[in-house]
RNA sequence: CAGCGAAACGGCAAACCCUCCGCAAGGAGGGGACGCAAAGCCACGGGACCCACGCGGUCAGCCGGGCUACCGAAC
Numbered sequence: 001c002a003g004c005g006a007a008a009c010g011g012c013a014a015a016c017c018c019u020c021c022g023c024a025a026g027g028a029g030g031g032g033a034c035g036c037a038a039a040g041c042c043a044c045g046g047g048a049c050c051c052a053c054g055c056g057g058u059c060a061g062c063c064g065g066g067c068u069a070c071c072g073a074a075c
Stems, first nucleotide, its partner, number of pairs: 003075001004072002011036002016031006034061001040067003044064003047059004
C1' cells in the first nucleotide's frame, strides 16, 4: 500500500406517517428504523419504472462498472 472485516469511534436510513415540489416515476424537509462496511458520490453499461411519447425523465438501498473514504485485529 492492497486485499480483508475482529474490535472501537461513529455514520447512513427501508417501509410507513406529516408538509412541500412534480402530470408522474419520484424528490426535499421532519418523524421513524427494515437494513447497510461504502446504503458516500457518478446515469457509463444492463435493468425496472414514469410521461407532455421528445435527442424526454426517474431509480445509485436492482446488477455491473468508475471515483473517493473512517478504523486497524487475524491472515
The RNA shown here (c-di-GMP-I-GGC riboswitch aptamer) has 75 nucleotides and comes from Cellulomonas flavigena. The RNAcentral record of the sequence draws on Ribocentre. Model confidence (mean pLDDT): 90 of 100.